The prediction has a mean pLDDT of 76. The RNA shown here (Glycine riboswitch aptamer) has 102 nucleotides and comes from Novosphingobium resinovorum.
[in-house]
RNA sequence: CUGACACGCGCGGGAGAGACCUCGGACCGAUUCGUCGGGUAAGAGGCGCCGAAGGAGCAACCGCCCCGGAAUCUCUCAGGCAAAAGGACCGCGCAGCGUCGA
Numbered sequence: 001c002u003g004a005c006a007c008g009c010g011c012g013g014g015a016g017a018g019a020c021c022u023c024g025g026a027c028c029g030a031u032u033c034g035u036c037g038g039g040u041a042a043g044a045g046g047c048g049c050c051g052a053a054g055g056a057g058c059a060a061c062c063g064c065c066c067c068g069g070a071a072u073c074u075c076u077c078a079g080g081c082a083a084a085a086g087g088a089c090c091g092c093g094c095a096g097c098g099u100c101g102a
Stems, first nucleotide, its partner, number of pairs: 003100003007096001008094006018047001020046004027038004048081003054077001055075003061069003
């Protein structure tokens, strides 16, 4: 210098499963001012479910083969089940960092 790879950052795409029930309730309406009715979210409890943050298990497979690396499989501890947020993975960009190469 530029190319590749990995990580990081930015942008875009990105599935599944109850806006379940009870309490709780910002607030709204009525009111004889005693209260009554309707009720989002947070939070708590209960049952049912999902797998693609993370985590764990087995293992195809891979390697430098003593041992190690290992999933989109499995389990659901965690997380999630309207929207929002998150989201494995994929694409594009940055040269930011590291390695290799010319």